About this RNA: Predicted 3D model of an 89-nucleotide RNA (c-di-GMP-I riboswitch aptamer) from a Coriobacteriia bacterium. The model forms 95% of the base pairs in the Rfam consensus. It was read from a public genome assembly, where an Rfam model found it. The prediction has a mean pLDDT of 85.
[in-house]
RNA sequence: CCGCGACAAAGGCACAGUCGGCGAAAGCCGGCCUCGCAAAGCCACGGGUCUACCGGGAGAACGUUCCCCAGGACAGCCGGGCUGCCGUC
Numbered sequence: 001c002c003g004c005g006a007c008a009a010a011g012g013c014a015c016a017g018u019c020g021g022c023g024a025a026a027g028c029c030g031g032c033c034u035c036g037c038a039a040a041g042c043c044a045c046g047g048g049u050c051u052a053c054c055g056g057g058a059g060a061a062c063g064u065u066c067c068c069c070a071g072g073a074c075a076g077c078c079g080g081g082c083u084g085c086c087g088u089c
Base pairs, nucleotide, nucleotide: 003088004087005086012037013036017032018031019030020029021028022027035076041082042081043080045079046078047077048074049073050072055068056067057066058065059064
């Protein structure tokens, strides 16, 4: 250096829920909390998933309904890329 990860130490993150805020929504941000995580740090590049404001289409006929669409979102779905703490039992 690579690899590996312990009922170790130091520190870190935070599912669900709930409160407040933002957003059309998916979802995001902050507080509490703590299911879990050795990359649960960062990047939407490939796949996947979610949403559909705008736009397009169909119906309907002033009540609005349905379909399509990512330019939106998820890095705690998988792969890939970049970076990194402690230890070496």